[in-house]
RNA sequence: AAGCGGCGUGCGGAAGAGUUCGCAACCGUUUUCCAGCGGGUGCGACGCCGAAGGAGCAACCGCCCCGGAAACUCUCAGGCUCACGGACCGCGCAAGACUU
Numbered sequence: 001a002a003g004c005g006g007c008g009u010g011c012g013g014a015a016g017a018g019u020u021c022g023c024a025a026c027c028g029u030u031u032u033c034c035a036g037c038g039g040g041u042g043c044g045a046c047g048c049c050g051a052a053g054g055a056g057c058a059a060c061c062g063c064c065c066c067g068g069a070a071a072c073u074c075u076c077a078g079g080c081u082c083a084c085g086g087a088c089c090g091c092g093c094a095a096g097a098c099u100u
Base pairs, nucleotide, nucleotide: 001100002099003098008093009092010091011090012089013088018046020045021044022043023042024041026039027038028037029036030035047080048079049078053076054074055073056072060068061067062066
């Protein structure tokens, strides 16, 4: 100096499932008042999703005592308008390990 997988980091892409029901106050609006309409927030209920995380089985792999193991499975967590998040994919950057 170059190459290679992994970790970190920046950018981009990235799915699924109720903006369901009930209650509460708050804001805006109409109104003489009660009340009506709209908005988001909190709590509860049921239903649902799997691609943060976590857990389980296991194909398979290994240095074969024992370990490592999924996009499969479970939904504890998380999520079900938007936003955020998001496994994974692509490109770039930095450091170190290994090889030449």

Glycine riboswitch aptamer from a Hyphomicrobiales bacterium, 100 nucleotides, folded computationally. Of the family's consensus pairs, 90% are formed in the model. Model confidence (mean pLDDT): 76 of 100. It was read from a public genome assembly, where an Rfam model found it.